RNA sequence: GGGGCUAUGGUGCAGCUUGGCUAACAUUUCUGGUUUGGGACCAGACGACCCCGGUUCAAAUCCGGGUAGCCCCA
Numbered sequence: 001g002g003g004g005c006u007a008u009g010g011u012g013c014a015g016c017u018u019g020g021c022u023a024a025c026a027u028u029u030c031u032g033g034u035u036u037g038g039g040a041c042c043a044g045a046c047g048a049c050c051c052c053g054g055u056u057c058a059a060a061u062c063c064g065g066g067u068a069g070c071c072c073c074a
Stems, first nucleotide, its partner, number of pairs: 001073007010027003020057001029045005050066005
């Protein structure tokens, strides 16, 4: 220098080639129940689309640029 993959709650991981609800699930935390108490279990709550721009009635998803990480080639 060229190319590929990845980036989503505190953490992990779906959804992305079919654009469309209120962004699913697990775990952590918090509240309540249960218990003599704790653990476990049950119910509930909080919390996220890497950044900028474009297309569109509508973007996590499509397009362009950028940032960061990993890998390959040179």